[in-house]
RNA sequence: GCGGGUGUAGCUCAGUGGUUAGAGCAGUCGGCUCAUAACCGAUUGGCCGUUGGUUCAAUCCCAACCACCCGCA
Repeated sequence: GCGGGUGUAGCUCAGUGGUUAGAGCAGUCGGCUCAUAACCGAUUGGCCGUUGGUUCAAUCCCAACCACCCGCA
RNA backbone atom coordinates (compact mmCIF):
# COMPACT_ATOMS: atom_id res chain seq x y z
P G A 1 -0.88 3.65 3.66
O5' G A 1 -0.81 2.74 2.32
C5' G A 1 -0.68 3.35 1.04
C4' G A 1 -0.69 2.24 0.00
C3' G A 1 -1.95 1.36 0.00
O3' G A 1 -2.99 1.92 -0.76
C1' G A 1 0.00 0.00 0.00
P C A 2 -4.49 1.57 -0.41
O5' C A 2 -4.64 0.06 -0.85
C5' C A 2 -4.56 -0.30 -2.24
C4' C A 2 -4.81 -1.80 -2.40
C3' C A 2 -6.03 -2.34 -1.70
O3' C A 2 -7.23 -2.12 -2.42
C1' C A 2 -4.20 -3.74 -1.24
P G A 3 -8.60 -1.99 -1.63
O5' G A 3 -8.88 -3.48 -1.11
C5' G A 3 -9.10 -4.52 -2.06
C4' G A 3 -9.22 -5.85 -1.36
C3' G A 3 -10.21 -5.92 -0.22
O3' G A 3 -11.55 -6.04 -0.66
C1' G A 3 -8.21 -6.97 0.43
P G A 4 -12.72 -5.54 0.27
O5' G A 4 -12.77 -6.59 1.46
C5' G A 4 -13.10 -7.94 1.20
C4' G A 4 -12.89 -8.80 2.43
C3' G A 4 -13.65 -8.37 3.67
O3' G A 4 -15.01 -8.76 3.66
C1' G A 4 -11.44 -8.90 4.26
P G A 5 -16.07 -7.92 4.48
O5' G A 5 -15.76 -8.34 5.98
C5' G A 5 -15.90 -9.70 6.41
C4' G A 5 -15.42 -9.86 7.83
C3' G A 5 -16.11 -8.98 8.87
O3' G A 5 -17.36 -9.50 9.27
C1' G A 5 -13.78 -8.93 9.20
P U A 6 -18.49 -8.49 9.74
O5' U A 6 -17.97 -8.02 11.18
C5' U A 6 -17.84 -8.94 12.25
C4' U A 6 -17.18 -8.30 13.44
C3' U A 6 -17.85 -7.03 13.96
O3' U A 6 -18.96 -7.31 14.81
C1' U A 6 -15.52 -6.69 13.80
P G A 7 -20.11 -6.18 14.93
O5' G A 7 -19.41 -5.01 15.76
C5' G A 7 -18.87 -5.25 17.07
C4' G A 7 -18.25 -3.98 17.62
C3' G A 7 -19.23 -2.86 17.88
O3' G A 7 -18.93 -2.19 19.11
C1' G A 7 -17.53 -2.13 16.43
P U A 8 -19.63 -2.71 20.45
O5' U A 8 -21.18 -2.46 20.17
C5' U A 8 -21.73 -1.13 20.19
C4' U A 8 -23.17 -1.20 20.60
C3' U A 8 -23.45 -1.90 21.92
O3' U A 8 -23.22 -1.06 23.03
C1' U A 8 -24.96 -2.69 20.29
P A A 9 -22.50 -1.65 24.29
O5' A A 9 -23.52 -1.53 25.48
C5' A A 9 -23.84 -0.22 26.00
C4' A A 9 -24.24 -0.34 27.46
C3' A A 9 -23.25 -1.09 28.33
O3' A A 9 -23.08 -0.42 29.57
C1' A A 9 -25.40 -2.04 28.53
P G A 10 -21.87 0.65 29.68
O5' G A 10 -20.74 -0.27 30.36
C5' G A 10 -19.49 0.37 30.78
C4' G A 10 -18.69 -0.66 31.58
C3' G A 10 -18.54 -2.01 30.89
O3' G A 10 -17.35 -2.02 30.09
C1' G A 10 -19.43 -2.35 33.05
P C A 11 -17.37 -2.73 28.63
O5' C A 11 -17.31 -4.28 28.96
C5' C A 11 -16.15 -4.85 29.57
C4' C A 11 -16.37 -6.33 29.79
C3' C A 11 -16.84 -7.11 28.58
O3' C A 11 -15.74 -7.52 27.76
C1' C A 11 -18.23 -7.62 30.42
P U A 12 -16.03 -7.80 26.18
O5' U A 12 -16.94 -9.10 26.21
C5' U A 12 -16.40 -10.36 26.62
C4' U A 12 -17.43 -11.45 26.41
C3' U A 12 -18.08 -11.47 25.05
O3' U A 12 -17.27 -12.12 24.08
C1' U A 12 -19.75 -11.69 26.71
P C A 13 -17.57 -11.81 22.49
O5' C A 13 -19.17 -11.63 22.47
C5' C A 13 -19.91 -11.88 21.29
C4' C A 13 -21.29 -12.35 21.66
C3' C A 13 -22.39 -11.98 20.68
O3' C A 13 -22.43 -12.89 19.58
C1' C A 13 -23.14 -11.55 22.87
P A A 14 -23.10 -12.37 18.21
O5' A A 14 -24.66 -12.18 18.58
C5' A A 14 -25.46 -13.34 18.62
C4' A A 14 -26.91 -13.01 19.02
C3' A A 14 -27.80 -12.33 17.99
O3' A A 14 -28.15 -13.18 16.92
C1' A A 14 -28.33 -11.59 20.15
P G A 15 -28.18 -12.55 15.42
O5' G A 15 -29.38 -11.47 15.53
C5' G A 15 -30.69 -11.89 15.87
C4' G A 15 -31.56 -10.70 16.14
C3' G A 15 -31.59 -9.65 15.02
O3' G A 15 -32.50 -10.02 13.99
C1' G A 15 -31.28 -8.57 17.11
P U A 16 -31.92 -10.57 12.58
O5' U A 16 -32.89 -9.93 11.48
C5' U A 16 -34.30 -10.16 11.52
C4' U A 16 -35.03 -8.85 11.64
C3' U A 16 -34.65 -7.78 10.60
O3' U A 16 -35.36 -7.95 9.41
C1' U A 16 -34.62 -6.84 12.77
P G A 17 -34.85 -7.25 8.05
O5' G A 17 -34.93 -5.73 8.54
C5' G A 17 -34.78 -4.63 7.62
C4' G A 17 -35.24 -3.40 8.41
C3' G A 17 -36.73 -3.29 8.53
O3' G A 17 -37.06 -2.67 9.77
C1' G A 17 -35.93 -1.43 7.38
P G A 18 -38.06 -3.49 10.81
O5' G A 18 -39.07 -2.34 11.20
C5' G A 18 -38.49 -1.14 11.83
C4' G A 18 -39.64 -0.32 12.38
C3' G A 18 -40.79 -1.16 12.99
O3' G A 18 -41.17 -0.90 14.31
C1' G A 18 -41.54 0.15 11.08
P U A 19 -41.10 0.29 15.15
O5' U A 19 -41.01 -0.60 16.42
C5' U A 19 -42.03 -0.69 17.41
C4' U A 19 -42.86 0.56 17.58
C3' U A 19 -42.68 1.27 18.92
O3' U A 19 -42.86 2.66 18.72
C1' U A 19 -44.88 0.37 18.82
P U A 20 -42.46 3.68 19.89
O5' U A 20 -41.68 2.83 21.01
C5' U A 20 -40.33 2.86 21.15
C4' U A 20 -40.00 2.51 22.59
C3' U A 20 -39.01 1.36 22.78
O3' U A 20 -37.69 1.90 22.89
C1' U A 20 -40.94 1.01 24.17
P A A 21 -36.58 1.58 21.85
O5' A A 21 -36.18 0.06 22.11
C5' A A 21 -36.61 -0.97 21.22
C4' A A 21 -35.65 -2.13 21.27
C3' A A 21 -35.27 -2.56 22.68
O3' A A 21 -36.23 -3.48 23.18
C1' A A 21 -33.32 -2.37 21.35
P G A 22 -36.60 -3.56 24.71
O5' G A 22 -36.41 -5.09 25.09
C5' G A 22 -35.29 -5.47 25.87
C4' G A 22 -34.85 -6.84 25.43
C3' G A 22 -33.95 -7.55 26.43
O3' G A 22 -34.73 -8.23 27.41
C1' G A 22 -32.96 -7.62 24.28
P A A 23 -34.05 -8.55 28.82
O5' A A 23 -33.12 -9.80 28.53
C5' A A 23 -33.68 -11.03 28.06
C4' A A 23 -32.58 -12.06 27.85
C3' A A 23 -31.62 -12.23 29.01
O3' A A 23 -32.15 -13.09 30.02
C1' A A 23 -30.41 -12.05 27.00
P G A 24 -31.71 -12.88 31.52
O5' G A 24 -30.22 -13.46 31.58
C5' G A 24 -29.98 -14.84 31.30
C4' G A 24 -28.49 -15.10 31.20
C3' G A 24 -27.66 -14.55 32.36
O3' G A 24 -27.66 -15.41 33.49
C1' G A 24 -26.66 -13.94 30.32
P C A 25 -27.64 -14.76 34.92
O5' C A 25 -26.16 -14.17 35.03
C5' C A 25 -25.02 -15.04 34.98
C4' C A 25 -23.74 -14.26 34.82
C3' C A 25 -23.49 -13.18 35.88
O3' C A 25 -22.99 -13.70 37.11
C1' C A 25 -23.03 -12.31 33.74
P A A 26 -23.38 -12.93 38.47
O5' A A 26 -22.74 -11.46 38.30
C5' A A 26 -21.34 -11.30 38.29
C4' A A 26 -20.99 -9.84 38.07
C3' A A 26 -21.63 -8.86 39.03
O3' A A 26 -20.94 -8.77 40.28
C1' A A 26 -21.89 -8.05 36.85
P G A 27 -21.75 -8.46 41.58
O5' G A 27 -22.32 -6.99 41.34
C5' G A 27 -21.43 -5.88 41.24
C4' G A 27 -22.21 -4.60 41.14
C3' G A 27 -23.28 -4.38 42.20
O3' G A 27 -22.73 -3.87 43.41
C1' G A 27 -24.17 -3.88 40.08
P U A 28 -23.43 -4.25 44.80
O5' U A 28 -24.83 -3.52 44.73
C5' U A 28 -24.90 -2.09 44.74
C4' U A 28 -26.35 -1.65 44.73
C3' U A 28 -27.26 -2.34 45.73
O3' U A 28 -27.16 -1.77 47.03
C1' U A 28 -28.30 -2.34 43.64
P C A 29 -27.47 -2.67 48.31
O5' C A 29 -29.04 -2.90 48.24
C5' C A 29 -29.93 -1.81 48.42
C4' C A 29 -31.36 -2.25 48.26
C3' C A 29 -31.78 -3.47 49.05
O3' C A 29 -32.05 -3.19 50.41
C1' C A 29 -32.57 -3.69 46.85
P G A 30 -31.82 -4.34 51.51
O5' G A 30 -32.98 -5.40 51.19
C5' G A 30 -34.32 -5.05 51.42
C4' G A 30 -35.26 -6.08 50.82
C3' G A 30 -35.17 -7.50 51.37
O3' G A 30 -35.79 -7.66 52.63
C1' G A 30 -35.37 -7.56 49.01
P G A 31 -35.33 -8.87 53.56
O5' G A 31 -35.88 -10.17 52.81
C5' G A 31 -37.28 -10.37 52.61
C4' G A 31 -37.53 -11.67 51.86
C3' G A 31 -36.98 -12.92 52.52
O3' G A 31 -37.81 -13.41 53.53
C1' G A 31 -36.49 -12.93 50.20
P C A 32 -37.15 -14.12 54.82
O5' C A 32 -36.48 -15.42 54.23
C5' C A 32 -37.28 -16.46 53.69
C4' C A 32 -36.38 -17.56 53.12
C3' C A 32 -35.30 -18.06 54.05
O3' C A 32 -35.84 -19.07 54.92
C1' C A 32 -34.34 -17.60 51.95
P U A 33 -35.55 -18.98 56.49
O5' U A 33 -33.98 -19.25 56.55
C5' U A 33 -33.45 -20.52 56.20
C4' U A 33 -31.94 -20.52 56.34
C3' U A 33 -31.41 -19.94 57.65
O3' U A 33 -31.46 -20.91 58.70
C1' U A 33 -30.17 -19.06 55.82
P C A 34 -31.96 -20.46 60.14
O5' C A 34 -30.78 -19.55 60.70
C5' C A 34 -30.98 -18.67 61.80
C4' C A 34 -29.65 -18.11 62.26
C3' C A 34 -28.81 -17.52 61.14
O3' C A 34 -29.15 -16.17 60.91
C1' C A 34 -27.49 -19.01 62.42
P A A 35 -29.28 -15.64 59.39
O5' A A 35 -27.77 -15.63 58.90
C5' A A 35 -26.83 -14.73 59.48
C4' A A 35 -25.43 -15.07 58.98
C3' A A 35 -25.28 -15.12 57.46
O3' A A 35 -25.08 -13.84 56.92
C1' A A 35 -24.25 -17.01 58.47
P U A 36 -25.52 -13.58 55.38
O5' U A 36 -24.41 -14.33 54.54
C5' U A 36 -23.07 -13.84 54.51
C4' U A 36 -22.16 -14.80 53.77
C3' U A 36 -22.60 -15.19 52.38
O3' U A 36 -22.29 -14.19 51.40
C1' U A 36 -21.91 -17.11 53.54
P A A 37 -23.22 -14.09 50.10
O5' A A 37 -22.97 -15.45 49.31
C5' A A 37 -21.70 -15.69 48.71
C4' A A 37 -21.62 -17.10 48.19
C3' A A 37 -22.68 -17.51 47.17
O3' A A 37 -22.36 -17.09 45.85
C1' A A 37 -22.52 -19.18 48.82
P A A 38 -23.50 -16.68 44.86
O5' A A 38 -24.34 -18.02 44.63
C5' A A 38 -23.76 -19.14 43.97
C4' A A 38 -24.65 -20.35 44.09
C3' A A 38 -26.08 -20.16 43.61
O3' A A 38 -26.19 -20.37 42.21
C1' A A 38 -26.13 -21.11 45.75
P C A 39 -27.18 -19.46 41.33
O5' C A 39 -28.61 -19.80 41.96
C5' C A 39 -29.17 -21.10 41.85
C4' C A 39 -30.46 -21.18 42.63
C3' C A 39 -31.48 -20.09 42.33
O3' C A 39 -32.25 -20.41 41.18
C1' C A 39 -31.24 -20.27 44.64
P C A 40 -32.81 -19.22 40.27
O5' C A 40 -33.94 -18.56 41.19
C5' C A 40 -35.11 -19.31 41.53
C4' C A 40 -36.05 -18.46 42.37
C3' C A 40 -36.33 -17.07 41.84
O3' C A 40 -37.32 -17.08 40.81
C1' C A 40 -35.84 -16.92 44.11
P G A 41 -37.27 -15.95 39.67
O5' G A 41 -37.77 -14.66 40.45
C5' G A 41 -39.10 -14.59 40.97
C4' G A 41 -39.31 -13.29 41.72
C3' G A 41 -38.94 -12.02 40.98
O3' G A 41 -39.95 -11.61 40.05
C1' G A 41 -38.11 -11.91 43.17
P A A 42 -39.51 -10.76 38.77
O5' A A 42 -39.15 -9.34 39.37
C5' A A 42 -40.16 -8.55 40.01
C4' A A 42 -39.55 -7.38 40.74
C3' A A 42 -38.77 -6.40 39.87
O3' A A 42 -39.61 -5.49 39.19
C1' A A 42 -37.55 -6.88 41.83
P U A 43 -39.13 -4.82 37.81
O5' U A 43 -37.88 -3.93 38.23
C5' U A 43 -38.04 -2.83 39.09
C4' U A 43 -36.70 -2.26 39.49
C3' U A 43 -35.82 -1.81 38.34
O3' U A 43 -36.16 -0.50 37.90
C1' U A 43 -34.56 -3.09 39.84
P U A 44 -35.70 -0.01 36.44
O5' U A 44 -34.18 0.42 36.70
C5' U A 44 -33.88 1.47 37.60
C4' U A 44 -32.37 1.66 37.68
C3' U A 44 -31.68 1.91 36.35
O3' U A 44 -31.75 3.28 36.00
C1' U A 44 -30.49 0.29 37.62
P G A 45 -31.95 3.65 34.43
O5' G A 45 -30.56 3.18 33.80
C5' G A 45 -29.32 3.73 34.26
C4' G A 45 -28.17 2.95 33.67
C3' G A 45 -28.22 2.82 32.15
O3' G A 45 -27.64 3.97 31.56
C1' G A 45 -27.78 0.71 33.12
P G A 46 -28.44 4.72 30.37
O5' G A 46 -27.92 4.04 29.02
C5' G A 46 -26.51 3.90 28.77
C4' G A 46 -26.30 3.34 27.39
C3' G A 46 -27.01 4.09 26.28
O3' G A 46 -26.21 5.19 25.88
C1' G A 46 -27.21 1.74 25.99
P C A 47 -26.98 6.54 25.37
O5' C A 47 -27.98 6.11 24.21
C5' C A 47 -27.47 5.58 23.03
C4' C A 47 -28.59 5.52 21.99
C3' C A 47 -28.12 6.21 20.71
O3' C A 47 -27.82 5.18 19.76
C1' C A 47 -30.25 7.08 21.49
P C A 48 -26.96 5.64 18.52
O5' C A 48 -25.94 4.45 18.30
C5' C A 48 -25.10 3.99 19.36
C4' C A 48 -24.84 2.52 19.20
C3' C A 48 -24.51 2.11 17.76
O3' C A 48 -23.39 1.27 17.75
C1' C A 48 -26.39 0.88 18.58
P G A 49 -22.36 1.30 16.52
O5' G A 49 -21.40 2.51 16.94
C5' G A 49 -20.90 2.65 18.27
C4' G A 49 -19.72 3.58 18.25
C3' G A 49 -19.94 4.85 17.44
O3' G A 49 -20.56 5.85 18.20
C1' G A 49 -17.88 3.83 16.83
P U A 50 -21.64 6.83 17.45
O5' U A 50 -20.71 7.80 16.59
C5' U A 50 -19.82 8.71 17.23
C4' U A 50 -19.12 9.55 16.19
C3' U A 50 -20.01 10.18 15.13
O3' U A 50 -20.59 11.40 15.57
C1' U A 50 -18.18 9.13 14.08
P U A 51 -21.99 11.84 14.94
O5' U A 51 -21.65 12.25 13.44
C5' U A 51 -20.83 13.38 13.17
C4' U A 51 -20.51 13.45 11.69
C3' U A 51 -21.69 13.43 10.75
O3' U A 51 -22.33 14.70 10.62
C1' U A 51 -20.06 11.94 9.96
P G A 52 -23.87 14.72 10.21
O5' G A 52 -23.92 14.20 8.69
C5' G A 52 -23.51 15.04 7.64
C4' G A 52 -23.32 14.24 6.36
C3' G A 52 -24.57 13.67 5.70
O3' G A 52 -25.32 14.64 4.97
C1' G A 52 -22.86 12.05 5.67
P G A 53 -26.87 14.34 4.67
O5' G A 53 -26.90 13.12 3.66
C5' G A 53 -26.37 13.27 2.34
C4' G A 53 -26.40 11.96 1.59
C3' G A 53 -27.79 11.33 1.39
O3' G A 53 -28.48 11.92 0.31
C1' G A 53 -26.25 9.66 2.08
P U A 54 -30.09 11.85 0.25
O5' U A 54 -30.39 10.30 0.06
C5' U A 54 -30.09 9.65 -1.18
C4' U A 54 -30.57 8.22 -1.16
C3' U A 54 -32.03 8.04 -0.76
O3' U A 54 -32.89 8.24 -1.88
C1' U A 54 -30.71 6.50 0.43
P U A 55 -34.24 9.10 -1.70
O5' U A 55 -35.10 8.21 -0.69
C5' U A 55 -35.58 6.93 -1.06
C4' U A 55 -36.23 6.24 0.11
C3' U A 55 -37.26 7.08 0.86
O3' U A 55 -38.52 7.09 0.22
C1' U A 55 -35.82 5.99 2.40
P C A 56 -39.33 8.49 0.08
O5' C A 56 -39.79 8.73 1.59
C5' C A 56 -40.35 9.98 1.95
C4' C A 56 -40.98 9.87 3.33
C3' C A 56 -40.09 9.23 4.39
O3' C A 56 -39.22 10.17 4.97
C1' C A 56 -42.20 8.20 4.43
P A A 57 -37.69 9.80 5.21
O5' A A 57 -37.81 8.70 6.37
C5' A A 57 -38.29 9.06 7.66
C4' A A 57 -38.46 7.82 8.53
C3' A A 57 -37.22 6.95 8.68
O3' A A 57 -36.38 7.44 9.71
C1' A A 57 -39.09 5.58 8.18
P A A 58 -34.80 7.38 9.46
O5' A A 58 -34.41 5.83 9.51
C5' A A 58 -34.86 5.05 10.65
C4' A A 58 -33.76 4.04 11.00
C3' A A 58 -32.41 4.67 11.38
O3' A A 58 -31.78 3.84 12.34
C1' A A 58 -32.13 3.35 9.45
P U A 59 -31.40 4.43 13.78
O5' U A 59 -30.50 3.28 14.41
C5' U A 59 -29.08 3.42 14.44
C4' U A 59 -28.41 2.06 14.43
C3' U A 59 -28.58 1.27 13.14
O3' U A 59 -27.54 1.60 12.24
C1' U A 59 -29.11 -0.11 15.01
P C A 60 -27.87 1.65 10.62
O5' C A 60 -28.25 0.15 10.26
C5' C A 60 -27.31 -0.90 10.49
C4' C A 60 -27.95 -2.23 10.19
C3' C A 60 -28.40 -2.39 8.75
O3' C A 60 -28.03 -3.66 8.22
C1' C A 60 -30.25 -2.68 10.20
P C A 61 -26.81 -3.83 7.20
O5' C A 61 -27.32 -3.02 5.92
C5' C A 61 -28.03 -3.70 4.87
C4' C A 61 -28.17 -2.78 3.68
C3' C A 61 -26.95 -1.94 3.34
O3' C A 61 -26.01 -2.69 2.57
C1' C A 61 -28.83 -0.54 3.34
P C A 62 -24.43 -2.41 2.67
O5' C A 62 -24.28 -1.00 1.95
C5' C A 62 -24.54 -0.87 0.56
C4' C A 62 -24.26 0.55 0.10
C3' C A 62 -22.92 1.12 0.55
O3' C A 62 -21.85 0.69 -0.28
C1' C A 62 -24.64 2.70 0.95
P A A 63 -20.36 0.61 0.34
O5' A A 63 -19.95 2.14 0.48
C5' A A 63 -19.81 2.95 -0.68
C4' A A 63 -19.44 4.37 -0.28
C3' A A 63 -18.26 4.49 0.66
O3' A A 63 -17.02 4.40 -0.02
C1' A A 63 -20.02 5.89 1.40
P A A 64 -15.71 3.91 0.75
O5' A A 64 -15.29 5.18 1.62
C5' A A 64 -14.90 6.39 0.97
C4' A A 64 -14.83 7.51 1.99
C3' A A 64 -13.94 7.24 3.20
O3' A A 64 -12.58 7.50 2.94
C1' A A 64 -16.01 8.10 3.91
P C A 65 -11.45 6.61 3.67
O5' C A 65 -11.53 7.16 5.15
C5' C A 65 -11.16 8.50 5.44
C4' C A 65 -11.63 8.89 6.83
C3' C A 65 -11.07 8.07 7.98
O3' C A 65 -9.75 8.49 8.35
C1' C A 65 -13.38 8.35 8.28
P C A 66 -8.73 7.41 8.97
O5' C A 66 -9.33 7.15 10.43
C5' C A 66 -9.38 8.19 11.39
C4' C A 66 -9.96 7.67 12.69
C3' C A 66 -9.39 6.36 13.21
O3' C A 66 -8.16 6.57 13.89
C1' C A 66 -11.73 6.28 13.33
P A A 67 -7.07 5.39 13.87
O5' A A 67 -7.69 4.29 14.86
C5' A A 67 -7.87 4.59 16.24
C4' A A 67 -8.55 3.43 16.94
C3' A A 67 -7.94 2.06 16.68
O3' A A 67 -6.79 1.83 17.49
C1' A A 67 -10.28 1.94 16.46
P C A 68 -5.62 0.87 16.90
O5' C A 68 -6.22 -0.59 17.01
C5' C A 68 -6.49 -1.16 18.28
C4' C A 68 -7.36 -2.40 18.14
C3' C A 68 -6.80 -3.51 17.27
O3' C A 68 -5.83 -4.30 17.93
C1' C A 68 -9.07 -3.16 16.75
P C A 69 -4.69 -5.06 17.05
O5' C A 69 -5.51 -6.24 16.34
C5' C A 69 -6.09 -7.28 17.11
C4' C A 69 -6.85 -8.24 16.23
C3' C A 69 -6.09 -8.80 15.05
O3' C A 69 -5.23 -9.89 15.40
C1' C A 69 -8.22 -8.11 14.34
P C A 70 -3.94 -10.23 14.49
O5' C A 70 -4.59 -10.82 13.17
C5' C A 70 -5.28 -12.07 13.20
C4' C A 70 -5.81 -12.44 11.82
C3' C A 70 -4.79 -12.40 10.69
O3' C A 70 -3.95 -13.54 10.64
C1' C A 70 -6.77 -11.34 10.00
P G A 71 -2.46 -13.45 9.98
O5' G A 71 -2.77 -13.35 8.42
C5' G A 71 -3.35 -14.44 7.73
C4' G A 71 -3.76 -14.04 6.33
C3' G A 71 -2.64 -13.55 5.42
O3' G A 71 -1.88 -14.60 4.86
C1' G A 71 -4.51 -12.13 5.22
P C A 72 -0.39 -14.34 4.39
O5' C A 72 -0.53 -13.38 3.11
C5' C A 72 -1.13 -13.87 1.92
C4' C A 72 -1.18 -12.77 0.87
C3' C A 72 0.16 -12.10 0.57
O3' C A 72 0.98 -12.85 -0.32
C1' C A 72 -1.52 -10.46 0.82
P A A 73 2.59 -12.73 -0.21
O5' A A 73 2.88 -11.25 -0.69
C5' A A 73 2.62 -10.87 -2.03
C4' A A 73 2.80 -9.38 -2.21
C3' A A 73 4.19 -8.83 -1.82
O3' A A 73 5.14 -9.02 -2.85
C1' A A 73 2.48 -7.47 -0.90
A computed fold for a 73-nucleotide RNA from a Candidatus Saccharimonadota bacterium, annotated as transfer RNA. The organism belongs to Candidatus Saccharimonadota, within Bacteria. Rfam family: tRNA. Rfam links the family to the GO term triplet codon-amino acid adaptor activity. By type it is a transfer RNA.